Predicted 3D model of a 79-nucleotide RNA (Glycine riboswitch aptamer) from uncultured Thiocapsa sp. The source organism's lineage runs through Bacteria, Pseudomonadati, Chromatiales, Chromatiaceae and Thiocapsa. Its Rfam family is "Glycine riboswitch aptamer". Rfam describes the family as follows. This family represents the bacterial glycine riboswitch. Model confidence (mean pLDDT): 78 of 100. Of the family's consensus pairs, 90% are formed in the model.
[in-house]
RNA sequence: UCCCGCGGGAGAGUCCGGCCUCGGCCGGCGCCGAAGGCGCAACACUGCCCGGAAUCGCUCAGGCAAAAGGACCGCGGGA
Repeated sequence: UCCCGCGGGAGAGUCCGGCCUCGGCCGGCGCCGAAGGCGCAACACUGCCCGGAAUCGCUCAGGCAAAAGGACCGCGGGA
């Protein structure tokens, strides 16, 4: 550094319309930032290009009851 197991783990709509086998699906408007993706300051370079971090920024993807997912954290095991 990566993988596996266990535990913890945030934010934002009980909005409007339509369909429906009543579990959901589609569209509209609003919103969130913690899968993934994209952007860059210092730095580096003679200079340009290229390179270049995050829990920062964007909101493409994803999400806005619960569940699931979930960056990240702790413990144990493995490569």